Predicted 3D model of a 132-nucleotide RNA (FMN riboswitch aptamer (RFN element)) from a Clostridia bacterium. The sequence was found by an Rfam model in a public genome assembly.

């Protein structure tokens, strides 16, 4: 210090306040939150990646055909920002001014509530075993 295993740990946040109605954290003032790595410089809005969503092929289990529910491969869906200033470098700081945010439910339309989720994951940190 560079390979290959095994383990154990963490891994997502947010509607205060008020208005109208029979009812709205779903409408309207307003406010409030921002997952992982990457990126000469720090990012919700460059680049990639998880989650979620469709389809479709394998396996498991099952009532053995099929649905159901687990798992795993492929293919696709998959929001959003610009301007100056500094400066070697910033859609990343900084000032302005915008902008986005699955799916299902809900007596009224949801990024913030209920829920799948005491899930699950990009990943992070730690032991420890072996090979060179």
């Nucleotide at each position: 210090g560079u390979g290959a295993g095994u383990c154990u740990u963490c891994g997502g946040g947010a509607u205060a306040g008020g208005g109208u109605g029979a009812a709205a954290u779903u409408c309207c003032c307003c406010a409030u939150c921002g997952g992982u790595g990457g990126u000469g410089a720090a990012a919700g809005u460059c680049c990639a990646c998880g989650a979620a969503c469709u389809c479709c092929c394998c396996c498991g289990a099952g009532a053995a055909a099929a649905a159901c529910c687990g798992g795993g491969a492929g293919a696709g869906u998959c929001g959003a920002a610009c301007u100056g200033u500094u400066g070697a470098a910033a859609u990343u700081a900084c000032a302005g001014u915008a902008c986005c945010g699955a799916c299902g439910g809900u007596u009224a339309a949801a990024g913030u509530c209920c829920g799948g989720a005491u899930g699950g994951a990009a990943g992070a940190a730690g032991a420890u075993u072996c090979c060179a």

The coordinates come from a structure-prediction model, not an experiment, and the mean pLDDT is 85.